Description: The part of an RNA shown here (small-subunit ribosomal RNA, 3' major domain) has 475 nucleotides and comes from a Deltaproteobacteria bacterium. The prediction has a mean pLDDT of 85. It matches the Rfam family "Bacterial small subunit ribosomal RNA". Its family is annotated with structural constituent of ribosome and ribosome in the Gene Ontology.
[in-house]
Context: one part of a larger RNA
Formats: sequence, C1' cells, structure tokens
RNA sequence: UGACGGGGGCCCGCACAAGCAGAGGAGCAUGUGGCUUAAUUCGAUGCAACGCGAAGAACCUUACCCGGGUUUGACAUGCAGCUGCACGGCCUGCGAAAGCAGGCCUCCUUCGAGGGUGCUGCACAGGUGCUGCAUGGCUGUCGUCAGUUCGUGCCGUGAGGUGUUUGGUUAAGUCCAGCAACGAACGCAACCCCUGUGUCCAGUUGCCAGCGCGUAACGGCGGGAACUCUGGACAGACUGCCCGUUCACACGGGAGGAAGGUGGGGACGACGUCAAGUCAGUAUGGCCCUUACAUCCGGGGCUGCACACGUGCUACAAUGGCCGGCACAAAGGGAAGCGAGGCCGCGAGGCGGAGCCAACCCCCAAAACCGGCCCCAGUUCAGAUCGGGGUCUGCAACCCGACCCCGUGAAGUCGGAUUUGCUAGUAACGGCGCAUCAGCUACGGCGCCGUGAAUACGUUCCCGGGCCUUGUACA
Repeated sequence: UGACGGGGGCCCGCACAAGCAGAGGAGCAUGUGGCUUAAUUCGAUGCAACGCGAAGAACCUUACCCGGGUUUGACAUGCAGCUGCACGGCCUGCGAAAGCAGGCCUCCUUCGAGGGUGCUGCACAGGUGCUGCAUGGCUGUCGUCAGUUCGUGCCGUGAGGUGUUUGGUUAAGUCCAGCAACGAACGCAACCCCUGUGUCCAGUUGCCAGCGCGUAACGGCGGGAACUCUGGACAGACUGCCCGUUCACACGGGAGGAAGGUGGGGACGACGUCAAGUCAGUAUGGCCCUUACAUCCGGGGCUGCACACGUGCUACAAUGGCCGGCACAAAGGGAAGCGAGGCCGCGAGGCGGAGCCAACCCCCAAAACCGGCCCCAGUUCAGAUCGGGGUCUGCAACCCGACCCCGUGAAGUCGGAUUUGCUAGUAACGGCGCAUCAGCUACGGCGCCGUGAAUACGUUCCCGGGCCUUGUACA
C1' cells in the first nucleotide's frame, strides 16, 4: 500500500421487510447430468453452464457411426509435359448413390498456339485434428457500481503519502465550503435515439368539419387543408419564479405548466478482476494427419431411457368451462410472395384468382362486453396417452414433421424443506407480429399493443456494493 475480520461509523441496491404473481408436487415441451449405444459429434459447468452456441438436426445441415468410393483431390495459385480436346449435353452397363467402364454430338481463333478445359507429374491444397495456459478480435462478470489515475509542487531515508482526506450535499469523485496543494485525464452528467405537449411547413395512397352530387351502405365522387394522422423543422424545463432553511451548494413546500427537479425508456460499461468464455464464426503462432485425422455418397445417429436437476407451457376450475351475439389495437411482413370476395369440405385444407412491389391491396386480434346453459362433481374441470381416418410441405414424413376430425380419456383438488420475478402503465392476465424457415417439433427468442393492480412502517437481520476508520503472525 492492499486484502481480510462472526471490528466500528456513514450510505446505497426488489438486498431484506411490506405486497402481488410464481417455481419446488402433476402431465407435457425443452436443455443438462447420468446411463445406454456402432455412434448417441463438439463446446458451455457456482453466481456469470443448463429454451446456452442452435434466429429452425427427416435428407441436407453434420462436425459422429456403419458401409461403398476418390487421391493434385469438393476448393485456390503456379510450373512442366501430353496435346487430348471445347466446356458441356445425351445415351448404355454395374450400382443404393457416389463412383467406375464405354459410346455419340459439339468451340472461338490474328492459326503463333492463345483463351478455356481435360489428363499425367510436381509445388501444393485440405483438416470442425490438439493447445483459449502461446494469441488477435469479440463477449460475460463485478457494475451504470463511482470510482481509477496523471503532471508539477509539498511531505517521507524509502515503499509511498498528499491531491481523492474533512464538513454539508447529490443518483454520481454531483456540486459547495474548507484544506500544501494547484491543475488535468479516463469515468459521472450532457451532447445521440424513442416517447409525452405545442407551433410552423407539407397533404397522397392517409383525413372529412363546412358546401355540393350520389348510394341499400361506404370519403364513393366534386372538392376542402380545418381535424385525426403521417414526418421534417422548431419551441418547451433552466431549480428560471415565490416561501422557508442556508456562508455557499443544495434541500423542503408552492405557483404556472402537457411535463418538473435526471419527466419515462434506450443506446452508451472507466483503471481493472476472474490464466473467466470462445482455436467449432472468422483470423492466427506452435504441434500433429497427408491413398488419410482429407474428400464424395447411401443409411443410421445427434430425437436413444431405470433415473436426477434447470428453464418453460398447460392445468387442477364458477373472477370458471361451453354455446350464440357483438366491439376496440399497435408494431411488423408480403413477388418462386401476401392472397380478398365466391364455391367445396364438420375441419386441417382444396378449387379459383380480384387486388397489391404496397399510409393504396393482402395477412390481422384476444381477453373485455351482452344473452343462455352447466351447479361444485375428478365434473360440460383438465387434457396426457392410445386406436382409427385424413390434410399439407417436401425427392422422401419407418426410425423422426406439423396440423385436422372421430373415439379414448391418464396424472392432477393449489404443491415439503426451500426458492424466483416485480415499485407503475410496472407485476399479472390477453392476444398479434417478426427473424430463422420447403415444412416444423416455437410452449423458445425478439418485439407490439389491449386490460391493468397491491405494497414500501422501516434498514435490526440475509446477499452484493461504495467511503472513512481500526486490528492483523496474510501478500
């Protein structure tokens, strides 16, 4: 100087407490451990691995296993030779395909042999083989925590200290006062984006107040530029004003205001820590393989199941289930696409194709609300499992897809110890969209809107953290 303490002081955080909804019990989905296996490819492993890499494993992907092939190679560059010849296309045989064997058709030319291509040979290619403890880059984490340092000066023999401590204050090393310190840098904040109010500009594909036309109805038409909206510019909030406290900074209350004291949200992550993670995204040193640890193909596996754990979905019902009626979104996506009205089918879906490269056309709510039935029951709850029949995608749904219909109807009556999230348009509940994608195991992820709470006395305690101080036989 640090680190540590079941030392002290001060102070924060959904850390506890106060609340609400969950997990832990059930069924299923998904990831992991384990077991199994010819293979169940590999990585991630307390917090910070476990719906993680995977924003799409039937083939492909695919890195694994079995089998069948290839060897200048599936891919790149160069050299030499053969000169073969276009490349390529078609056909035949063996074959599961890959591949092997064979046949046919066919180039441009300045004719130098060049371009292209094939064969042979060489140099090389190739490796998701090892090392993240050789690395770059990127990322997680402490932590959006308020800290980490430097120059000069001063103090100390020195390590080092001071500044950064102290008092007040703040979300903040934020600001103020004081002080052997005076300044400065990286962080904080602000500058950026979204959202909340208004003004101006603009007015189609969006809008329709007033005027006119028209319809069964509809901004449908003429027109309008007010309103909503769209999207660009600007304004607005600064403790500016008032009162109190105060040396100051600031704090408490108030006015005005759409909004206050950082308005709400996002992007943004200091010096560093964990030899943290990643050689399987890519890059890359070293090591290793080279008729194989490379590469192609067919099939299988990654989906295996006595078990164990994590994360979720659906429930156990009456604030509910079922039937009928009837409203109201936002954000997105659409050409090998989205696909309306119509017709067929109980339905998944099929036939068909208007319109739309999209403020134009299409994909578009559910809970809610109104009426009715059920009457507390393993039920008109719940939907697993299984039988049968179908639809769709795709070369192909046996291993191993999703969806629909009929039947079957399991466990489950609110969950032990323990444990998670959340302080407001939040939790909870409800649906919608998108990426990946032929299809989909999505109940996942990322977004969007609708309905919309309860509680916080307080900081003793648990966890994590900041500053000062104290002890130490630790570094």